[in-house]
RNA sequence: GUGACGAUAGCUUAAUUGGCAAAGCGCGAGGUUGUGAUCCUCGAAGUUGUCGGUUCGACCCCGAUUCGUCACC
Numbered sequence: 001g002u003g004a005c006g007a008u009a010g011c012u013u014a015a016u017u018g019g020c021a022a023a024g025c026g027c028g029a030g031g032u033u034g035u036g037a038u039c040c041u042c043g044a045a046g047u048u049g050u051c052g053g054u055u056c057g058a059c060c061c062c063g064a065u066u067c068g069u070c071a072c073c
Stems, first nucleotide, its partner, number of pairs: 001072007010025004019056001027043005049065005
């Protein structure tokens, strides 16, 4: 230099061929318990790496770009 894949909540990951962004763990509050753990209920937490484009509407499609992994040269 060329190509492929990845980037979504604090962490690990979903979301399928465009139509309300979810789950587990963790965190906060409450219940249960003599206390704690377990269990149960509720809650907070996201400009979906960044910028732009297409569209009535984009995590999803297109272009550029940053970082990481791999392959080729």
Transfer RNA from Humisphaera borealis, 73 nucleotides, folded computationally. NCBI's taxonomy places the organism under Bacteria, Pseudomonadati, Planctomycetota, Tepidisphaeraceae, Humisphaera. The prediction has a mean pLDDT of 81. The sequence is in RNAcentral, with records from ENA. Its Rfam family is "tRNA". The family's RNA type in Rfam is transfer RNA.